């Protein structure tokens, strides 16, 4: 902005266009026909539409109830006679912008009003009184109209019962409850109004707050339930806000009216107008919801006699994949398994019959054509719609999501705790199936996915169907009140129950059955059936209820006995402390781990008499006893409460439990007054430590005590409410009765403990004193934190007690057991761990390695034990990996391809250079095979690209090796038995042992890795073998085993023997072993070696090697030449020398053993002081060299910085080497430093060892104090296991499990959250008052008009009222400067409270 509620001329007057006749001065006039607008009336407009604000309410759902109304509609009866006054519309004047109006004139009705009848209506005082009507035309069995009676529908009222949250909302009410009178309504009623009367509702939730339209149903669930009330359909309720009446049958009336108010529009400023939560549409707000469509053709509604009009009800289109339901996006054959793609171990494999290609078919589309039903007779918006024929051409039609695990589905690259993901674990820090991307799968499909909601899973609120000893839970305890539960019989009732019928469960729709209809569903139709609920009536009585009569088992009561720290008052008593007073007496005492502090010569402590004082009451004393529970202890006495027992007596369910309620209630603490001797928070010194506001010590106030009032908590615990019955013919204690052969042992009642059965329990444990089976009643709990805390109520002098949330934050907090790990737990054992010894390092000075500094570089690696004389068994160069120059660039090395050339090669030169390297020139020499083809092989040069190359990174990506715990004695599996299960047994135990070694028990039997032992060597023999070793006899000799010869020793190096606790004796258990002896070379593993389980330590180690992965690619690769790896305040480890006399220095001179030896070891000889040099016999080694061993012995030095010790310097040499400067080793002379036995702390060693001598050897041109062997002299102690360190086994505790290097508490700092308080302030909502009242309707008045004289309108007046206003209260939010605490945060400061005896035992 348009639509959505009109109709009706058959009720009534008027009567426009506009056609028809007549007429005319053409400007009309007049008569019929029409029949539009509008008015009077009539009926509807209270139906149908929309919405859910507000409403905890008889609103709504059921089931019933009486005091009622009802237009149209139907039946029934009765009746429509007479009469009148007006009014709109219309015509004149007129006000107003305008919406609307004024006066005056005229008219008609089914409008209005009188009179008359009145069966039957209605009032009444029972005499009586009162109330109707309308007509129309088309003439009909027509539509009307009036009164009464009744039906149907629809409406109004009351009552039961049901359906929400909060008690941090406990009292609500004053018309409020209930009568009488009146009023008022269709109609009962406090519905209203005067009086009376004091009531009514509430712990079975009144009142208050909050949030909600209710109900068929609807979505979930196996059900009970539990959520919700979109569409459909029933009832409320509202139509701008509030508040009110008017018509009407019917409204307090969504498109009516009237006032007040906030908003929009007009507008001539005087006034007006308006209400989409009707249907489209606009805006706005949103995450987000349509067309300003068609038709009244069906279906219904309103008028209308109808004919028709209206109908955004309603049938239909439009629009959205929103939902549901169908259908399609092609089918069949196709293997070189095509091409791209991915991936690869390089072989292939997968995408994949998937495509292409052939062969088919045409759903939906498109295009042709034909074409209903829906409509009984007519009419069709959809609509040329469904459907149906042809004809096209695979043609036009697939996405979204996942792919660790839960859950179906794996790869590859990129990121590198970024970037992202994420429902829960939880991924991502260089090899991510978890991020992003590919390919590949998986899963649904016109959908997928994600968010949000609601129900399941949750037996996680538990009625069905949980719990409360330790996981959240039993109230600190009794008394007792509502309730709730209750013994045995007997009659009666029938309210609960129950079971047949009826009525209802509204019409349904939906669900659910069975049945039809759209090709098929989805959806639509008809029957059923259900609707577990209420209502009545009937029966029935076993249970419960209620009544009624009874009983004694259940509780109480009398008797007669018993026990006890049971309470409370007075009284009293001895011991000990502490104080006074004296007396003895003299330097201490007290106190601790050790000491001070403090007393004490002013005379303490000790000690002895006497005195005072206040607290507790040894011994008896116990697993004892009484108490309700807290708790209660010397003795008397006196009040006093419960309990126990007993073959007495009464009573007759008097019980049990127990929401609020009331009493008790430890210690600590308040108050008033006492009282104080020990003790002792706070206070104070004194240690104690970094630090000790503490643990020890010396003191001490409150308070502990008494009376009297609060207070009301406790880990007030058996962490176990109370109260009945039942359950092993349980077992031992033990306190009180009682009772039996009269004395010990049964019985038997009641407490009060231990063990245990069965069952219960996650399990630990519980078990007649239950945590078992059961019943009844009470409390309590529902994931950690925040927090037993805020606020609020109470309740207290205060301290604080109760009652008790929330925001907000974590994904765990807890309970038992388990296995290991640790402990400043225990207990058993073992190791040079300690102790007993011996000799070292830490001080010196040197040599080496680290660190650290330096540097161009000072290459790398190892780093507590287990880095650090380690890698390295040799850094001038090389090594070398590092640095700085300078060169190379398919390469210093390996394969392949092209092209050339060729023997390969090798000498010796020159010339620039730092050298690699360029560069020139020479000599020697001229490859094999051959099919005779430069044909194959080879070598060299040139080129090209694939690739060499890397000691670049990652040992935390690996592999192998190898430390270490530790050679410690353990680590484990079958099977089988326990236990829900981790697990446990076995493997613990007694006892041995170096050993999990071995015996013995034993729910275990067995068995495997490891100990042993079996190999190697060394000690003893034996046989055999006899040179290069050997020499007893025997013979020769140059007098050397040299020679002959010997096989006897020595040795050498094969191969046996030998040692098993095998024997005796003791001790064990009649066992294993253990202790002693014998023999024996050796004795209990003879001594070394080599041999290291199951693992731990992300140990080391990418720089031996190998190797994923990533990095360099004229360099991080290859060569060179020089530096460096050797630096030097320093700091440490490992070692050599040494400070001397057990020595030094001289001299003398005897005895080894392992090794090694050809670019070697070197003898004899000579030079040289030496180092070494010259020469060179032997020796490829039991033969020769090496080779001299050194500690030893003898003289001497006589205690000192030395005749000690040698650094460090000069100096002249040797050697090695291409080459000793940086930067080798050695030798002569000089020189002659520190050092005179080492702080704290530490290391090694147990017998041929320590300790001390010295030799060789790898590696090496040269270089060793290192490393690896080797022999030689050759000790001391070890009571023992308390402690220190490492290990085993068993047991205990644990808040650890990255496993005590753990865990983990609490202030402060700093961010950020969300809270509480907080002068205040803003606001919402609500009550009480007063004020001021609009429109109405109510009473009243009667000055005004009108009148048909019946009253009606107007106006005045009161009271009641909305909305405003004032004021003061309650409540709820939003803000607040400041402030409390709280929560979370990656490494923040201080400190160790906790968990172990956690270092002072924890907590409450």
């Nucleotide at each position: 902005u348009g639509c959505a509620a009109g109709u009706c001329g058959a009720a009534g007057g008027u009567g426009a266009a506009a056609c028809u006749c007549c007429u005319u001065u053409c400007g009309g006039g007049g008569a019929g026909u029409g029949g539009a607008a509008a008015c009077u009336g009539g009926c509807g407009a209270a139906c149908g539409g929309g919405u859910g604000a507000g409403u905890a309410a008889c609103a709504c759902g059921u089931g019933g109830g009486a005091a009622u109304c009802u237009g149209c509609c139907u039946u029934g009866g009765a009746g429509u006679g007479g009469g009148g006054a007006a009014u709109a519309a219309c015509c004149g004047c007129u006000g107003g912008a305008a919406a609307c109006g004024g006066c005056g004139g005229c008219u008609a009705a089914u409008a209005c009003c009188c009179c008359a009848u009145a069966c039957g209506c209605c009032c009444u005082g029972a005499g009586g009184g009162g109330g109707a009507a309308a007509g129309a035309u088309u003439u009909a069995u027509u539509c009307g109209c009036u009164c009464c009676a009744a039906g149907a529908u629809g409406a109004g009222c009351c009552c039961g019962c049901g359906g929400c949250g909060g008690a941090u909302u406990a009292g609500g009410u004053u018309g409020u409850u209930g009568g009488u009178g009146g009023g008022g309504u269709a109609a009962a009623g406090g519905c209203c109004u005067a009086c009376c009367a004091a009531g009514c509702c509430c712990g079975g939730g009144a009142u208050c707050c909050g949030u909600a339209g209710c109900u068929g149903g609807u979505c979930u669930g196996a059900g009970a339930g539990g959520a919700u009330g979109a569409a459909c359909a029933g009832c409320c309720a509202c139509a701008c806000u509030g508040g009110g009446a008017c018509u009407g049958a019917g409204a307090u009336a969504c498109g009516g009216c009237c006032c007040a108010g906030a908003c929009u529009c007009c507008u001539a400023c005087g006034g007006g107008a308006g209400g989409c939560a009707g249907c489209a549409g606009u805006g706005g707000g949103g995450a987000a919801u349509a067309u300003u469509g068609g038709a009244c053709a069906a279906u219904g509604g309103g008028g209308g006699a109808a004919a028709c009009c209206c109908u955004g009800a309603u049938c239909c289109a439009g629009c959205g994949a929103u939902g549901c339901c169908g259908c399609g996006u092609g089918a069949g054959u196709g293997a070189u398994g095509a091409a791209g793609g991915c991936c690869c171990u390089a072989g292939g494999g997968u995408u994949g019959u998937a495509a292409a290609a052939c062969u088919c078919u045409u759903u939906c589309g498109g295009c042709g054509g034909g074409g209903a039903a829906g409509a009984u007779g007519a009419u069709g918006a959809c609509u040329g719609u469904a459907c149906c024929c042809g004809c096209u051409a695979a043609a036009g039609a697939a996405g979204c999501u996942c792919c660790g695990u839960c859950u179906a589905a794996c790869u590859u690259c990129g990121u590198g705790c970024c970037a992202g993901c994420a429902g829960a674990c939880g991924c991502g820090g260089u090899a991510a199936u978890a991020c992003g991307a590919a390919g590949g799968g998986g899963g649904c499909u016109a959908g997928c996915g994600u968010u949000g909601u609601u129900c399941g899973g949750a037996a996680u609120u538990a009625c069905u169907g949980g719990g409360c000893g330790u996981a959240a839970a039993g109230a600190g305890c009794g008394c007792g009140u509502a309730g709730g539960c209750g013994g045995u019989u007997u009659u009666g009732u029938a309210a609960g129950u129950u079971g047949c019928a009826g009525g209802u469960g509204a019409a349904a729709a939906u669900c659910c059955c069975c049945g039809g209809g759209c090709u098929u569903a989805a959806c639509c139709c008809g029957g059923g059936a259900a609707g577990u609920g209420c209502c009545u009536u009937c029966a029935a009585u076993a249970c419960u209820g209620c009544a009624u009569a009874a009983c004694u088992a259940g509780a109480g009561u009398u008797c007669g006995g018993g026990a006890g720290a049971g309470g409370a008052u007075g009284g009293u008593g001895g011991a000990a402390u502490u104080c006074c007073a004296a007396g003895u007496g003299u330097a201490g005492a007290g106190g601790u781990g050790g000491a001070a502090u403090u007393c004490g010569u002013a005379g303490a402590u000790a000690u002895u008499u006497g005195g005072a004082a206040g607290a507790a009451c040894a011994c008896c004393a116990a697993a004892g006893g009484c108490g309700a529970a807290g708790g209660c202890a010397g003795c008397c006495a006196u009040c006093u409460g419960g309990c126990c027992c007993g073959u007495u007596u009464c009573u007759g369910a008097c019980g049990c439990u127990g929401a609020g309620g009331c009493g008790c209630g430890a210690a600590a603490g308040c108050g008033u007054g006492g009282g104080g001797a020990g003790c002792a928070a706070a206070c104070a010194g004194g240690a104690u430590u970094a630090g000790a506001u503490a643990c020890c010590c010396u003191g001490g106030u409150a308070g502990u005590c008494c009376a009297c009032g609060c207070a009301g908590u406790a880990a007030a615990c058996g962490a176990u409410g109370a109260g009945u019955g039942c359950u092993u013919u349980g077992c031992u204690g033990u306190c009180g009765g009682g009772u039996u052969u009269u004395u010990a042992u049964g019985c038997u009642c009641g407490g009060u403990g231990g063990c245990g059965g069965a069952g219960c329990u996650a399990a630990c444990g519980u078990g007649u004193u239950a945590a078992g089976c059961a019943c009844u009643c009470c409390g309590c709990c529902u994931g950690g934190g925040g927090a037993g805390u805020a606020c609020g109520g109470u309740c207290g002098c205060a301290a604080g007690g109760u009652u008790a949330a929330a925001a907000c934050u974590c994904a765990a907090a807890g309970g038992a057991a388990u296995u290991g790990a640790c402990g400043g737990g225990g207990g058993c054992c073992c190791g040079c761990a300690c102790a007993a010894g011996c000799g070292g390092u830490g001080g010196a000075g040197c040599a080496u390695g680290u660190g650290g500094u330096u540097u161009a570089a000072u290459u790398c690696g190892a780093u507590g034990c287990a880095a650090c004389g380690c890698g390295a068994a040799a850094a001038a160069c090389c090594u070398u990996a590092c640095c700085a120059a300078c060169c190379c660039u398919u390469g210093a090395c390996a394969u392949c391809c092209c092209g050339a050339a060729c023997g390969c090669a090798g000498g010796a030169g020159g010339u620039a250079g730092a050298g690699a390297u360029g560069c020139c020139a020479c000599c020697u020499u001229u490859c094999a095979g051959u099919u005779u083809g430069g044909c194959u092989g080879g070598u060299u040069c040139g080129g090209u690209g694939a690739c060499a190359g890397g000691u670049g990174c990652u040992g935390c990506a690996u592999g192998g090796c190898u430390g270490u715990c530790g050679u410690c004695a353990g680590c484990u599996c079958g099977u089988g038995u326990c236990g829900u299960g981790a697990g446990a047994u076995g493997u613990u135990g007694g006892g041995u042992u170096a050993a999990g070694u071995c015996c013995c028990g034993c729910a275990a039997c067995g068995a495997g890795c490891g100990c042993a032992a079996c190999c190697c060597u060394u000690a003893c023999u034996u046989u055999c073998a006899g040179u290069u070793g050997c020499c007893a006899g025997c013979g020769g000799u140059c007098c050397g085993g040299c020679c002959g010869g010997g096989a006897a020793c020595u040795c050498u190096g094969a191969a046996g023997g030998a040692a098993c606790u095998g024997c005796c004796g003791g001790u064990g258990a009649c066992a294993a072993a253990c202790c002693g002896g014998a023999g024996g070379a050796a004795g209990g593993u003879g001594g070394g070696g080599a041999u290291g389980a199951c693992g731990u330590c992300a140990a080391g180690u990418c720089c031996u090697c190998a190797u994923g992965g990533c990095c360099c690619u004229u360099a991080u690769g290859g060569g060179u030449u020089g530096g460096g790896c050797a630096a030097c305040a320093c700091a440490c480890g490992u070692g050599c020398u040494a400070c001397a006399a057990u020595g030094g220095c001289g001299g003398c001179g005897a005895c080894a053993a392992u090794g090694g030896g050809a670019a070697g070891c070197a003898a004899u000889g000579g030079g040289g002081u030496g180092a070494c040099c010259c020469g060179g016999a032997g020796c490829c080694a039991a033969u020769c060299c090496u080779c001299a061993a050194a500690a030893g012995c003898c003289g001497u030095c006589u205690c000192a910085g030395u005749u000690c010790g040698g650094a460090u310097u000069g100096u002249a040499c040797u050697c090695u080497g291409c080459a000793a400067c940086u930067c080798g080793a050695g030798u002569g002379c000089a020189u002659g430093a520190a050092g005179u036995c080492g702080g704290a702390a530490u290391c090694g060693c147990u017998a041929g060892u320590a300790a001390u001598c010295g030799c060789a050897g790898a590696u090496c041109a040269g270089c060793a104090u290192g490393c690896u062997g080797c022999g030689g002299u050759g000790a001391a102690u070890a009571c023992g296991u308390u402690c220190u360190c490492g290990g085993g086994c068993c047991u205990u505790g644990u808040a650890c499990a990255c496993a005590c290097c753990g865990c983990c508490c609490g202030u402060c700092a700093c961010a950020c959250c969300a809270u509480g308080g907080g002068a205040g302030u803003u606001g919402g909502u609500u009550c009480u008052a007063c004020u001021c009242c609009a429109a109405g309707a109510c009473g009243g008045u009667c000055u005004g008009u009108c009148u048909u004289c019946g009253g009606g309108c107007a106006a005045c007046c009161g009271g009641c009222c909305a909305a405003g206003g004032u004021a003061g209260g309650g409540u709820c939010a939003g803000c607040g400067a400041c402030u409390g605490g709280g929560g979370u945060g990656a490494a923040g400061u201080c400190g160790u409270a906790a968990c172990a005896a956690g270092g002072u035992a924890g907590c409450c």